[in-house]
A computed fold for an 87-nucleotide RNA from a Chloroflexota bacterium, annotated as c-di-GMP-I riboswitch aptamer.
It was read from a public genome assembly, where an Rfam model found it.
The organism belongs to Chloroflexota, within Bacteria.
Model confidence (mean pLDDT): 83 of 100.
């Protein structure tokens, strides 16, 4: 300097389910502890999945249907950045 990799060392993160939020219509988010895992689980909704449906629309006798402009990078792919490192 490169690099299978995460083995060492030394640190990082935080699922579920619980509990608050004087956050949101909902998805969800955040806040504590928690500790399933994670080498990008650091940032980016950009491109596909998905969840939601406040709103619009469509329907109806009434429940009802569709559709993101909301979400979610801990679904998956790009894009930018980065720690160590047996060889």
């Nucleotide at each position: 300097u490169a690099a299978a990799g995460g083995a060492a060392a030394g640190g990082g993160c935080a699922a579920a389910a619980c509990a608050g939020g004087g956050g949101g219509a909902a998805a969800c988010c955040u806040u504590g502890g928690g500790a399933u895992g994670c080498a990008a689980a650091g940032c980016u909704a950009c491109g596909g999945g998905u969840c939601u449906u406040a709103u619009a629309c469509c329907a109806u006798g009434g429940a009802g249907g569709u559709a993101a402009u909301g979400g979610u990078c801990g679904c998956c792919g790009g894009g930018c950045u980065g720690c160590c490192a047996a060889u």